Source information:
The RNA shown here (transfer RNA) has 73 nucleotides and comes from a Chitinispirillales bacterium. It matches the Rfam family "tRNA". Rfam describes the family as follows. Transfer RNA (tRNA) molecules are approximately 80 nucleotides in length. By type it is a transfer RNA. The coordinates come from a structure-prediction model, not an experiment, and the mean pLDDT is 81. Taxonomically the source falls in Chitinispirillales (Bacteria, Pseudomonadati, Fibrobacterota, Chitinispirillia). The sequence is in RNAcentral, with records from ENA.

[in-house]
RNA sequence: GCCGGGAUAGCUCAGUUGGUAGAGCAAUUGAUUCGUAAUCAAUAGGCCGUCAGUUCGAGUCUGAUUCCCGGCU
Numbered sequence: 001g002c003c004g005g006g007a008u009a010g011c012u013c014a015g016u017u018g019g020u021a022g023a024g025c026a027a028u029u030g031a032u033u034c035g036u037a038a039u040c041a042a043u044a045g046g047c048c049g050u051c052a053g054u055u056c057g058a059g060u061c062u063g064a065u066u067c068c069c070g071g072c073u
Stems, first nucleotide, its partner, number of pairs: 001072007010025004019056001027043005049065005
């Protein structure tokens, strides 16, 4: 230098054909218990790496760019 993959909640990851983003763990509150753990219920937490474009509408499509991983030279 070229090619491919990845970036989404505090962490690990989903997200189908473009239609206002979910799960598990963790956190908080409550129930249960003499108390703790475990269990059960609820709540909070993200506008999706960044900047543009297409579209009525973009996590999803297009371009550029930053970072991480792998391959080729």